[in-house]
RNA sequence: AGCGAGGUGGAGCAGCGGCAGCUCGUUAGGCUCAUAACCUAAAGGUCAAGGGUUCGAAUCCCUUCCUCGCCA
Repeated sequence: AGCGAGGUGGAGCAGCGGCAGCUCGUUAGGCUCAUAACCUAAAGGUCAAGGGUUCGAAUCCCUUCCUCGCCA
């Protein structure tokens, strides 16, 4: 080179055309003599990049980049 899987908040993952979510973490408040635990809320995402299709794309198509695996 060739083939396959993947890239989505700080971490791990869901989302298979129509408001981008879950768990953990972070921050604030509550509870407590206090800490942890527990409860409540908030912040944090140009969905790897560019282009195309579509009324509408994280999702479909093309190209590129990166990671992992197979083969040699």

A computed fold for a 72-nucleotide RNA from a Candidatus Zhuqueibacterota bacterium, annotated as transfer RNA. The coordinates come from a structure-prediction model, not an experiment, and the mean pLDDT is 84. Taxonomically the source falls in Candidatus Zhuqueibacterota (Bacteria, Pseudomonadati). Its Rfam family is "tRNA".